Predicted 3D model of a 126-nucleotide RNA (FMN riboswitch aptamer (RFN element)) from Actinomarinicola tropica. Its mean pLDDT, the model's own confidence on a scale to 100, is 83.
[in-house]
RNA sequence: CAUCUCUCGCAGGGCAGGGUGAAAGUCCCGACCGGCGGUGACAGUCCGCGAACCCCGACCUCGGUCGGGGCCGACCCGGUGGAACUCCGGGACCGACGGUGAGAGUCCGGAUGGGAGCGAGAGCCG
Numbered sequence: 001c002a003u004c005u006c007u008c009g010c011a012g013g014g015c016a017g018g019g020u021g022a023a024a025g026u027c028c029c030g031a032c033c034g035g036c037g038g039u040g041a042c043a044g045u046c047c048g049c050g051a052a053c054c055c056c057g058a059c060c061u062c063g064g065u066c067g068g069g070g071c072c073g074a075c076c077c078g079g080u081g082g083a084a085c086u087c088c089g090g091g092a093c094c095g096a097c098g099g100u101g102a103g104a105g106u107c108c109g110g111a112u113g114g115g116a117g118c119g120a121g122a123g124c125c126g
Stems, first nucleotide, its partner, number of pairs: 001126001004123007017029003031106002033095002035049004044093002053070007075091005097109003
């Protein structure tokens, strides 16, 4: 210094103002937000990953744990440049499930959860 193993820590933001209504942070105008790794230069919309949900298998103290699979949204134009679907300018678009006096990316809930992954430490071997 690198691989592997283990331990610990960390790991998601957001409806101002207004309209209708008996009732809306859910509808309408408008506002706001953008997980992780990668990529010739910085990415919600490129490549991939994660959460929710569904299926299968193993284990099991019957509450779950582990592994595998499925499902999984959205971008163009111009400019600069050696290089940008990533920057700058302009105009767009997207956002699980359950709940709710009324339909939710933004409220409440599963979740004091899980987690891509990031960091630190220890050990083993080379």